[in-house]
Context: one part of a larger RNA
Molecule: large-subunit ribosomal RNA, domain IV
Organism: marine metagenome
RNA sequence: UCAUGGCUAAGGAACUAGGCAAAAUAGCCUCGUAACUUCGGGAGAAGAGGCGCCACGCUCCGGCGUGGCCGCAGUGAAAAGGCCCAGGCGACUGUUUAUCAAAAACACAGGACUCUGCUAAAUCGAAAGAUGAUGUAUAGGGUCUGACACCUGCCCGGUGCUGGAAGGUUAAGAGGAGGAGUUAUCUUCGGAGAAGCUCUGAAUUGAAGCCCCAGUAAACGGCGGCCGUAACUAUAACGGUCCUAAGGUAGCGAAAUUCCUUGUCGGGUAAGUUCCGACCUGCACGAAUGGUGUAACGAUCUGGGCACUGUCUCAGCCAUGAGCUCG
Numbered sequence: 001u002c003a004u005g006g007c008u009a010a011g012g013a014a015c016u017a018g019g020c021a022a023a024a025u026a027g028c029c030u031c032g033u034a035a036c037u038u039c040g041g042g043a044g045a046a047g048a049g050g051c052g053c054c055a056c057g058c059u060c061c062g063g064c065g066u067g068g069c070c071g072c073a074g075u076g077a078a079a080a081g082g083c084c085c086a087g088g089c090g091a092c093u094g095u096u097u098a099u100c101a102a103a104a105a106c107a108c109a110g111g112a113c114u115c116u117g118c119u120a121a122a123u124c125g126a127a128a129g130a131u132g133a134u135g136u137a138u139a140g141g142g143u144c145u146g147a148c149a150c151c152u153g154c155c156c157g158g159u160g161c162u163g164g165a166a167g168g169u170u171a172a173g174a175g176g177a178g179g180a181g182u183u184a185u186c187u188u189c190g191g192a193g194a195a196g197c198u199c200u201g202a203a204u205u206g207a208a209g210c211c212c213c214a215g216u217a218a219a220c221g222g223c224g225g226c227c228g229u230a231a232c233u234a235u236a237a238c239g240g241u242c243c244u245a246a247g248g249u250a251g252c253g254a255a256a257u258u259c260c261u262u263g264u265c266g267g268g269u270a271a272g273u274u275c276c277g278a279c280c281u282g283c284a285c286g287a288a289u290g291g292u293g294u295a296a297c298g299a300u301c302u303g304g305g306c307a308c309u310g311u312c313u314c315a316g317c318c319a320u321g322a323g324c325u326c327g
Base pairs, nucleotide, nucleotide: 001322002321003320004319005318006317007316008315010313011312014311019308027051028050029049030048031047036041038147052069053068054067055066056065057064058063070074082306083305084304085303086302087301088300089298090297094106095105110145111144112143113142114141115140116139122131123130124129148293149292150291151290153223154222155221158220159219160216161215162214163213164212167211168210169209173205174204178200179199180198181197182196185192186191224242225241226240227239228238251285252282263279264278265277266276267275
């Protein structure tokens, strides 16, 4: 000096990104116990007291009552919750990056949409076959949301999906007008040219799809601008106008979302870029990519308080091991 332990005057978080670490609490019995709540909880809430030994009495033989005794200390050693207040997120128990992340991520019960009538859909497999399932729509697959409470607004123009079939477009195929080559023959000697064979090939016909017509948003998604106006001012219930498929409803809001921003006001502090309650000017919340609440729960995150302490003011001492020296 390092590591691991023990103790410390006065103060008690002044330390620090942060009470990290340490300290404190701790068992059993009795009393007592708030907000809130889904009435189950919260709750071991919080908080207060007792605990050894001896004698006597009572006893349901577990103990109880009364009196006394000792110590600093009686769950006499060890082992054995710190607690409270407020908020964010996720309902919960659970799962996860084997070896830097345990979480607000995943899952979840519940909700919704959609596909599937059984040789089911879906999946694996060139196939046979298998899973689904020795199941049968109260079943099985996919996608989204994520307990519960109150709710889930408007837009089908684009993309997707479903349905439709009149018209347009449209492949192979069918079709074979016409054209080309070859040459029997004819010839005015320039050429014409049947049949056959070969090559080519117009019209016409020809499905799905696409165009088209509807539906559908708990499908992918989207949810405006400018100007004016009230008898102080300010603001604009109101009016005008442009554009759109429709112009963001309820609720929430400087938020895990707010740039300006340490917004403004209030609370807490002597002092608060964090925190809590409001306001709304939402750069750029918003309704199953769910919205807003919410008891309980959490090795979650954030702020505050009580208790407690070597975290600190500010350091000191002790023990053990290593380091160091010698062999």